Predicted 3D model of a 327-nucleotide part of an RNA (large-subunit ribosomal RNA, domain IV) from Hyphomonas johnsonii MHS-2. The source organism's lineage runs through Bacteria, Pseudomonadati, Hyphomonadaceae, Hyphomonas and Hyphomonas johnsonii. It was read from a public genome assembly.
Context: one part of a larger RNA
RNA sequence: CUAUGUUGAAGGAACUCGGCAAAUUACCUCCGUAACUUCGGGAGAAGGAGGCCUCACAUUGGGCAACCAGUGCUGAGGGGCACAAAACUGGGGGUUGCGACUGUUUAUCAAAAACACAGGGCUCUGCGAAGCCGCAAGGCGACGUAUAGGGUCUGACGCCUGCCCGGUGCCGGAAGGUUAAAAGGAGAAGUGCAAGCUUUGAAUUGAAGCCCCGGUGAACGGCGGCCGUAACUAUAACGGUCCUAAGGUAGCGAAAUUCCUUGUCGGGUAAGUUCCGACCUGCACGAAUGGCGUAACGACUUCCCCACUGUCUCCAACAUAGACUCA
Numbered sequence: 001c002u003a004u005g006u007u008g009a010a011g012g013a014a015c016u017c018g019g020c021a022a023a024u025u026a027c028c029u030c031c032g033u034a035a036c037u038u039c040g041g042g043a044g045a046a047g048g049a050g051g052c053c054u055c056a057c058a059u060u061g062g063g064c065a066a067c068c069a070g071u072g073c074u075g076a077g078g079g080g081c082a083c084a085a086a087a088c089u090g091g092g093g094g095u096u097g098c099g100a101c102u103g104u105u106u107a108u109c110a111a112a113a114a115c116a117c118a119g120g121g122c123u124c125u126g127c128g129a130a131g132c133c134g135c136a137a138g139g140c141g142a143c144g145u146a147u148a149g150g151g152u153c154u155g156a157c158g159c160c161u162g163c164c165c166g167g168u169g170c171c172g173g174a175a176g177g178u179u180a181a182a183a184g185g186a187g188a189a190g191u192g193c194a195a196g197c198u199u200u201g202a203a204u205u206g207a208a209g210c211c212c213c214g215g216u217g218a219a220c221g222g223c224g225g226c227c228g229u230a231a232c233u234a235u236a237a238c239g240g241u242c243c244u245a246a247g248g249u250a251g252c253g254a255a256a257u258u259c260c261u262u263g264u265c266g267g268g269u270a271a272g273u274u275c276c277g278a279c280c281u282g283c284a285c286g287a288a289u290g291g292c293g294u295a296a297c298g299a300c301u302u303c304c305c306c307a308c309u310g311u312c313u314c315c316a317a318c319a320u321a322g323a324c325u326c327a
Base pairs, nucleotide, nucleotide: 001322002321003320004319005318006317007316008315010313011312014311019308027051028050029049030048031047036041038156052078053077054076055075056074057072058071059070060069061068062067079083091306092305093304094303097300098298099297103115104114119154120153121152122151123150124149125148131140132139133138157293158292159291160290162223163222164221167220168219169216170215171214172213173212176211177210178209182205183204187200188199189198190197191196224242225241226240227239228238251285252282263279264278265277266276267275
C1' cells in the first nucleotide's frame, strides 16, 4: 500500500450524480396506531412498556397420590457493564411519476415504466369451420361446435371514449364503363384450272379486377388560418373572411411530452436548474396507437423528513491474508 474485518473524540450527509457503502432496526407479550380506501385493507403503520434470578401469597386445570402444566394490572428482594445477554433476526415516515395486482424477460453488462395478465372492443368462422403444417395422404384446431375456435387492438377498477368516410383499407352493390383467354366470323391476302389449302381478320358475345355508387373509425389515419370588435388599459363572449373530409369535445397540461426555460406565482431551504401545488403562452397532450383518476402492490422512479452512522470534516488504531527483507 491492497483486500477483508473490528473500533473511534466532536460533529452527523457537510460526502456524493445519488445516503452508494456502512450503521440503525430486528424476537415474544401487552398497550397503541393516521390520511386514504375497492371496507378486504393501509398495519408489524407510527409510537411506547415489559422480558434475568430468588422468595412469599393468591389461584386455574389434570392426577388416588407423588406431582405436572399454568395464571396474577399480587407483593418483597438479589446480581451483572450488559437479561430477546450469543447466533439467526424489519430502519421508519411523507410525496411524485409509471405500471392495477401475483407473475415474465435480454443464460453471460439492462428486471424495468418493457412482456404477460384478468377485464373490454372489433373482426373472421355453421363444422369436411375459419386459421395453420404438409406435394399429397394426413394432422393440429378438437374427440371442441358461436357461452366455441382463430386474428387484431386495448389492458384491474371508477368516470368516460367527441368530430371527420375526402385519401387508403375492408364490406355491400342483378345497372353501366373497361377487359384476358375463348367464342364469333363480315371481309382481306397468298397459292391453285378448280375443289381447296395457308395466313390474316372487323362487328358482336365474354369473368374476376379496376372505374363507378353506397356503408364503415375500439379500420390505417386526420382533427386550420387571417382581420376587426366592450365607456381606463388589457382581453375578446361577438362579427367578417379564406380554406377543409372535418377543424381537437371532455379531461389533463412547462408534463417520462415545454424549444424559448432555471417560464411566472406559491410552498419547502439561510441559500433549491431538481421537487410539490397552481397558472396556460400545449415549439410539438388528448380520448382502446385509449383520456383522466385510483385503494392495494413494486429489489421501479422523484423529492423531503426522523433515526442512524468513518460517506464526509480528517483521518487513526488494531486483526487476518498478501506485498517487502532474510532463510